[in-house]
Order: sequence, then C1' cells, then structure tokens
RNA sequence: GCGCGGGAGAGCCGCGCCGCAUCGACGCAGAUGCGGCCGGCGCCGAAGGGGCAACCUCCCCGGAACCUCUCAGGCACCAGGACCGCGC
Repeated sequence: GCGCGGGAGAGCCGCGCCGCAUCGACGCAGAUGCGGCCGGCGCCGAAGGGGCAACCUCCCCGGAACCUCUCAGGCACCAGGACCGCGC
C1' cells in the first nucleotide's frame, strides 16, 4: 500500500421553491409526511490541513498526537472515517 471485518460524534428551524407519496377534493383547491435546493443560527471532530507540544533521539537536526483550531469535512440513511484485527 491492497483486500476483508469492526469503527464514534454532532440539527434543527422556514406560512420559501421543486419533486414524490398518502388522505381527500371532483370547477380544479387543502392537509400531512419524505427527499432535494436555498436561507438562518447552532453543533461535531476520527479523512485532510494548521498550531503547541507530551514523546522519540547521546546531542543537534529532524519526526511527532486521539491534545488543540475548525480552513476543509461532517451533523436521518448511504457514503466517508482516525484507529484495531486478519491475510498478501
């Protein structure tokens, strides 16, 4: 590095727009739910990135976290996922 398995955290709101479904209407509207977009504020921290530094080293150089920041990323599911186990 590859394959398989395990793998956490944190979200709601909207008399908005679009689509779907159910009920229901049957002069053509209404209600609810789901998803997407957009907007608002909030939140998470284990891809990545930054910071200090425990630590590693005889010394220097150097390396360096799950700590920290939240730029990125993420906050139903899916996906992703540090890290752990097995095999090559």